[in-house]
């Protein structure tokens, strides 16, 4: 030095464990913050976290006597696995 390749946040998705089913979360608006390869400046989707404001649900059954099982059902949670996942310089792996 030339070629290649990994890795961010974070999305699907499967399986396991839980919460809610007395409505919490999830989803949609706004407005403020923030954090996002290892380093540097950055920028676009995604994300987070608070305020606010609109919307808004699926239960059923065994057992029993107050505390539990079992079938559901929520754009639910969290863990794991797999797939996907920075443009620019460096930096890091591999091969000449």
């Nucleotide at each position: 030095g030339u070629c290649a390749g990994a890795g961010u946040a974070g999305a699907a998705u499967a399986a396991g464990a839980g919460c809610g089913u007395u409505a919490a979360g999830u989803g949609c608006u706004g407005c403020a913050g923030g954090a996002u390869g290892g380093g540097a400046a950055g920028u676009u989707c995604g994300c987070c976290u608070g305020c606010a404001g609109a919307c808004g649900a699926a239960g059923g059954g065994g057992a029993g006597g107050u505390a539990c099982c079992c079938c559901g059902c929520g754009g639910u949670u969290c863990u794991u696995g797999u797939u996907c996942g920075c443009g620019u310089c460096c930096g890091c792996u591999g091969c000449c």
This is a predicted structure of a 96-nucleotide RNA (THF (Tetrahydrofolate) riboswitch aptamer). Its Rfam family is "THF (Tetrahydrofolate) riboswitch aptamer". Its family is annotated with tetrahydrofolate metabolic process in the Gene Ontology.